The RNA shown here (Fluoride riboswitch aptamer (crcB RNA motif)) has 65 nucleotides and comes from a Candidatus Bipolaricaulota bacterium. The coordinates come from a structure-prediction model, not an experiment, and the mean pLDDT is 76. It was read from a public genome assembly, where an Rfam model found it.
């Protein structure tokens, strides 16, 4: 590298990934932030790449070269 056999739940936790716990759901399901503008539509702001721990990436801010 290529055949072949056994074995194996999924899915979600408001912006991406890995690795580890946690909590939901079982398809008409979990889930899909938050503040003012009465309330629904609409409009304006506003915080966070976690459900929680770390890690990387990426975005912000401050210093330094």
């Nucleotide at each position: 590298c290529c055949c072949g056999g056994c074995g194996u739940a999924g899915g979600c936790g408001a912006u991406g990934a890995g690795g580890c716990c946690c909590g939901c759901c079982u398809u008409g399901a979990a889930c899909c932030g938050c503040u003012g503008c009465a309330a629904c539509c609409g409009c304006a702001g506003c915080u966070g790449a976690u459900g929680g721990c770390u890690u990387c990436u990426a975005c912000c801010c401050c210093u330094g070269a």